A computed fold for a 110-nucleotide RNA from Viridibacillus arenosi FSL R5-213, annotated as SAM riboswitch aptamer (S box leader). The RNAcentral record of the sequence draws on Rfam and Ribocentre. The prediction has a mean pLDDT of 80. RNAcentral records the identical sequence in 2 taxa.
[in-house]
RNA sequence: UUCUUUACUUGAGAAACUGAAGGAAAUGGCCCACUGAAGUUUCAGCAACACCUAAUUUUUAGGAAGGAGCUAACUUCAACAUGAUUGCGUGCAAUUAUGAGAGAUAAGAG
Numbered sequence: 001u002u003c004u005u006u007a008c009u010u011g012a013g014a015a016a017c018u019g020a021a022g023g024a025a026a027u028g029g030c031c032c033a034c035u036g037a038a039g040u041u042u043c044a045g046c047a048a049c050a051c052c053u054a055a056u057u058u059u060u061a062g063g064a065a066g067g068a069g070c071u072a073a074c075u076u077c078a079a080c081a082u083g084a085u086u087g088c089g090u091g092c093a094a095u096u097a098u099g100a101g102a103g104a105u106a107a108g109a110g
Stems, first nucleotide, its partner, number of pairs: 001110005008103001013043005022031002027078003044071003049067001051063005075102001080099009
């Protein structure tokens, strides 16, 4: 980096350095930030993807040192499709549900 499968509305923060944006993207909102963003480091925490143990319904339960991950807001919301409801008036808007796409985490393979 590509492909396949896959949790993603729960949960969890402080300090130091640094100094302007950040929330994936290219759009529109809305949050958030000099009362310090993003990043780096240290310590802490959450969770349980692989992992370990037991059972055996190939699933369930337990564990949490280590490997990864995470610690504002649903993956911040929508934007693509379909349905339902409501309001204006013949096609728009709002709300809501489902699905797709993309992202993202993990495992396997190339």